């Protein structure tokens, strides 16, 4: 290097169905109180005493985003995050948050606990740490060559197996 192909207490990712949560919440329509801000900071611009924000109350009343069961497809760097890169979010800048791309860096895989951080949530994901467990492979030991088994320590998917 080139093809195949293993890992499984939920292996990975999408996409669709179904009930939840979200939520009697946002919003929209009334009313009743306040009464000068209010649009994420700075400017600019915009809206504002024909009521800005803010409160209480009646009315109506959602979605996304996040999982959850079940199917489908396509998979085993499957994929996941994280720098950083364009684009968007009234205009510049700047945080933030969406989308996207991410050749560089990180993690072999679930799981469990503890910290963070997102989040409406005790769900759920990420991300670092421990701790067994699993796959794999290399050493070494289990009196005895291989193999098989079984401990034990180490290794990282840029790994491992098989074939060319």
């Nucleotide at each position: 290097g080139a093809u195949a192909g293993a890992g499984g207490u939920c292996g990975c990712a999408u996409c669709c169905u179904u009930a939840a949560u979200a939520a009697g919440u946002a919003g929209c329509g009334g009313u009743c109180c306040u009464g000068a801000c209010g649009c994420g900071c700075g400017g600019a611009g915009c809206g504002g005493a024909u009521g800005a924000g803010g409160g209480g109350u009646c009315g109506u009343a959602a979605a996304a985003g996040g999982g959850a069961a079940g199917g489908a497809u396509g998979c085993c760097g499957a994929a996941g995050g994280a720098a950083g890169g364009c684009g968007g979010u009234u205009c510049c800048g700047c945080a933030g948050c969406c989308g996207u791309c991410g050749g560089u860096c990180c993690u072999g895989g679930g799981c469990a606990u503890g910290g963070g951080a997102u989040c409406a949530a005790u769900a759920a994901u990420c991300c670092c740490a421990u701790g067994a467990c699993u796959g794999u492979c290399a050493u070494c030991u289990g009196a005895a060559u291989a193999a098989a088994c079984a401990g034990a320590u180490g290794g990282g998917g840029c790994g491992c197996u098989a074939u060319c």
Predicted 3D model of a 164-nucleotide RNA (Lysine riboswitch aptamer) from a sheep gut metagenome. The coordinates come from a structure-prediction model, not an experiment, and the mean pLDDT is 79. Its Rfam family is "Lysine riboswitch aptamer". Its family is annotated with lysine biosynthetic process in the Gene Ontology. The sequence is in RNAcentral, with records from MGnify. The model forms 100% of the base pairs in the Rfam consensus.